[in-house]
This record gives sequence, C1' cells and structure tokens, in this order.
RNA sequence: CAGGUAGCUCAGUUGGUAGAGCACUUCCAUGGUAAGGAAGGGGUCGUAGGUUCGAAUCCUAUCUUGGG
Repeated sequence: CAGGUAGCUCAGUUGGUAGAGCACUUCCAUGGUAAGGAAGGGGUCGUAGGUUCGAAUCCUAUCUUGGG
C1' cells in the first nucleotide's frame, strides 16, 4: 500500500437493506451414465465500536493474508 462478501472464484455503479459462475439438493430427460433443461437451499459482508432515519459501502481501533 492492497485485500478479507455463499463450500470455491469473484461482483456490488460514489449509503437505501446482497448477487453471478462453479459446486450442492430436488425434479425433468436417458435402457443407464455423462452432458443438457427447470426449480431450490445456503452468507446479518474478518472482529469490535462510531456517524446516520438507514452502513458491505463513510470514520476509528484491532485480527489476518499478500506486496513494497
């Protein structure tokens, strides 16, 4: 200095209540498997405070990873 968001890889448009792909579950389909199609579950955003009507987003501290 940069990062930490779903099991994994990552988005999130200058604050308005969180998404994609893969994976997983169920179903369709096949003589069967893989591929394919449809639906669904799953995260209080590293942690603790602060500001605000409202914070993943702004501020402070702290933990952790990478780089100089």
Notes: Predicted 3D model of a 68-nucleotide RNA (transfer RNA) from a marine eukaryotic metagenome. Its Rfam family is "tRNA". By type it is a transfer RNA. Its mean pLDDT, the model's own confidence on a scale to 100, is 81.